Glycine riboswitch aptamer from uncultured Limnohabitans sp., 74 nucleotides, folded computationally.
Taxonomically the source falls in Limnohabitans (Bacteria, Pseudomonadati, Pseudomonadota, Comamonadaceae).
Its Rfam family is "Glycine riboswitch aptamer". From the family's description: This family represents the bacterial glycine riboswitch.
Its mean pLDDT, the model's own confidence on a scale to 100, is 82.
[in-house]
RNA sequence: CAUCGGGAGAGUGUGUCAAGAGACACCGCCGAAGGAGCAACCGCCCCGGAAUCUCUCAGGCCCCAGGACCGGUG
Numbered sequence: 001c002a003u004c005g006g007g008a009g010a011g012u013g014u015g016u017c018a019a020g021a022g023a024c025a026c027c028g029c030c031g032a033a034g035g036a037g038c039a040a041c042c043g044c045c046c047c048g049g050a051a052u053c054u055c056u057c058a059g060g061c062c063c064c065a066g067g068a069c070c071g072g073u074g
Base pairs, nucleotide, nucleotide: 001074002073003072004071005070006069011027013026014025015024016023017022028061029060030059034057035055036054037053041049042048043047
């Protein structure tokens, strides 16, 4: 890196359009794609790398999908 499996949180809110999926707006929320910040920590150590912490720009709030991370195989 590829592939298979596991994988949380928060509205199935209100209104409008629409046959519907959905789109937009408003308010309320979530954090585990990504991004940003602090800096614990780490290393080949005075220079670097930096989180599951913090912020929510993005993303998400029935299901599906996505999904950090973990395990198997190559």